The part of an RNA shown here (small-subunit ribosomal RNA, 3' major domain) has 472 nucleotides and comes from uncultured Lautropia sp. NCBI's taxonomy places the organism under Bacteria, Pseudomonadati, Pseudomonadota, Betaproteobacteria, Lautropia. The RNAcentral record of the full RNA draws on Greengenes. The coordinates come from a structure-prediction model, not an experiment, and the mean pLDDT is 83.
Context: one part of a larger RNA
RNA sequence: UGACGGGGACCCGCACAAGCGGUGGAUGAUGUGGAUUAAUUCGAUGCAACGCGAAAAACCUUACCUACGCUUGACAUGCCAGGAACUUUCCAGAGAUGGAUUGGUGCCCGAAAGGGAACCUGGACACAGGUGCUGCAUGGCAGUUGUCAGCUCGUGUCGUGAGAUGUUGGGUUAAGUCCCGCAACGAGCGCAACCCUUAUCCUUAGCUGCUACGCAAGGGCACUCUAGGGAGACUCCCGGUGACAAACCGGAGGAAGGUGGGGAUGAUGUCAAGUCCACAUGGCCCUUAUGUGUAGGGCUUCCCACGUCAUACAAUGGUCGGUACAGAGGGUCGCCACCCCGCGAGGGGGAUCCAAUCUCAGAAAACCGAUUGUAGUCCGGAUUGCAGUUUGCAACUUGUCUGCAUGAAGUCGGAAUCGGUAGUAAUCGCGGAUCAGCAUGUCGCGGUGAAUACGUUCCCGGGUCUUGUACA
Numbered sequence: 001u002g003a004c005g006g007g008g009a010c011c012c013g014c015a016c017a018a019g020c021g022g023u024g025g026a027u028g029a030u031g032u033g034g035a036u037u038a039a040u041u042c043g044a045u046g047c048a049a050c051g052c053g054a055a056a057a058a059c060c061u062u063a064c065c066u067a068c069g070c071u072u073g074a075c076a077u078g079c080c081a082g083g084a085a086c087u088u089u090c091c092a093g094a095g096a097u098g099g100a101u102u103g104g105u106g107c108c109c110g111a112a113a114g115g116g117a118a119c120c121u122g123g124a125c126a127c128a129g130g131u132g133c134u135g136c137a138u139g140g141c142a143g144u145u146g147u148c149a150g151c152u153c154g155u156g157u158c159g160u161g162a163g164a165u166g167u168u169g170g171g172u173u174a175a176g177u178c179c180c181g182c183a184a185c186g187a188g189c190g191c192a193a194c195c196c197u198u199a200u201c202c203u204u205a206g207c208u209g210c211u212a213c214g215c216a217a218g219g220g221c222a223c224u225c226u227a228g229g230g231a232g233a234c235u236c237c238c239g240g241u242g243a244c245a246a247a248c249c250g251g252a253g254g255a256a257g258g259u260g261g262g263g264a265u266g267a268u269g270u271c272a273a274g275u276c277c278a279c280a281u282g283g284c285c286c287u288u289a290u291g292u293g294u295a296g297g298g299c300u301u302c303c304c305a306c307g308u309c310a311u312a313c314a315a316u317g318g319u320c321g322g323u324a325c326a327g328a329g330g331g332u333c334g335c336c337a338c339c340c341c342g343c344g345a346g347g348g349g350g351a352u353c354c355a356a357u358c359u360c361a362g363a364a365a366a367c368c369g370a371u372u373g374u375a376g377u378c379c380g381g382a383u384u385g386c387a388g389u390u391u392g393c394a395a396c397u398u399g400u401c402u403g404c405a406u407g408a409a410g411u412c413g414g415a416a417u418c419g420g421u422a423g424u425a426a427u428c429g430c431g432g433a434u435c436a437g438c439a440u441g442u443c444g445c446g447g448u449g450a451a452u453a454c455g456u457u458c459c460c461g462g463g464u465c466u467u468g469u470a471c472a
Stems, first nucleotide, its partner, number of pairs: 001472002003469003007466007015456002020419004026311008034302002042053002064297007073127001077126002079123005086103001089100004107116003129286002132284003138280002140275002143271001145269001150189006156165003169180003195263004200231007209221003213218001234257001237251005313413001317372006329360003334353001338349004379410001384405005390399001426448007
């Protein structure tokens, strides 16, 4: 100087407390461990692995296994020889592949011979190739501490020196934020602000938007809205407290008040934390194989254990009928109105739309009625049988969805444990990416919309000062 203490002081955080809803019990989905397997590819493992890489494993993906093949190779550059490329049909085979066969000669230079570019086939060698190993050789990227308030430097001063001071102290703040003091005076990376979005108003512009006019055609841009520009919030004003400071408390005005709400933004370092399977890369290893092609299988197994979720156990509910209100997105190999068929999934026609125009698209909870009466039920829907639908070469291993039938566990969950402080929790639906098909996951969007916070004694984590130490 640090680190540590079941030492002290001060402070903060959904850390506790208060309140709401969950997890832990059931069934299912999904990931992991374990077991199994020819293979169940690999990685991630306290917080900070476990609906994670994977924003889609039937084939492909795919890295794994089995079998059948290839060896200058599936891919790149260079050399030589031949042929343009390409294309039709048949045979063997699981296919890769092998054999036979048809048509066909193009572009540029050149009179022609011939040469060249691109592509294909064959040959020899340099080489290719490796999701093989090492993340404890690395870059890059992202995780965590933590959006915590810290981390340093120059000059000066003090100390033999390691170092100290500044950065400590008195106040204050979300903040090393600011003020005052002080052997310090300044500065840098962080904080804040500048950026995006949301909340109010003004202005400009009105098509596909809107409608104070109109039946419409037409007119208009006031309003809604769209998208450009601007205004606005700064402790500015008033009172009080305070050291006459910084600031805090209350008030006014205001759409908004003290960082207005949300986002992006992540200092010096820590964890030899993660990733050599995104990519790049040193070293090592393989080179008729650890490379590469194909078919089938596997990643989907299942006595069990754990994590994260979905659905429930019901009457603030279930079922039936009627009826109302969003936002943000997507769409041409596409979204698909409307009509007809089907109980339905869906099918057959078929208009507009490259979209403020057309379309996905019925929002659902809510509201108004009816029924049900506390029951394993008109709750709950697992499982199973039959019949179908759709995508796709192909749904057996192993897809989604529909109809009929079946109707399991479950009556609110032990010890323990998680999330949220306001348009939040809870609850309700909608959309996108991935995608042929497949969402209870994920990323967004809006609808309805609470309770509680006395307080900091205690648990956890963090910051500052101080103290002890046989630790470095």